The RNA shown here (transfer RNA) has 76 nucleotides and comes from a Planctomycetota bacterium. The source organism's lineage runs through Bacteria, Pseudomonadati and Planctomycetota. The prediction has a mean pLDDT of 81. Its Rfam family is "tRNA". Rfam's curators write: Transfer RNA (tRNA) molecules are approximately 80 nucleotides in length.

RNA sequence: GCCCACGUAGCCCAAUGGCAGAGGCAGGGGACUUAAAAUCCCCCAAGUGUGGGUUCGACCCCCACCGUGGGCACCA
Numbered sequence: 001g002c003c004c005a006c007g008u009a010g011c012c013c014a015a016u017g018g019c020a021g022a023g024g025c026a027g028g029g030g031a032c033u034u035a036a037a038a039u040c041c042c043c044c045a046a047g048u049g050u051g052g053g054u055u056c057g058a059c060c061c062c063c064a065c066c067g068u069g070g071g072c073a074c075c076a
Stems, first nucleotide, its partner, number of pairs: 001072007010025003013021001018056001027043005049065005
């Protein structure tokens, strides 16, 4: 340099044109316990990496850029 995948809550991730949290971890409160762990119940939090475009409508499609990971090439 080229190609591919990914970027959404504190973390792992779902939603793939039509109400962004379905789910798990973490956090707060409660039940249980002598106490704690485990278990159960309740609660909390985002506008989707950035900037444009298409569309009635974009996390989703298109363009450019940024970042992470992987592959290839170069390495005189």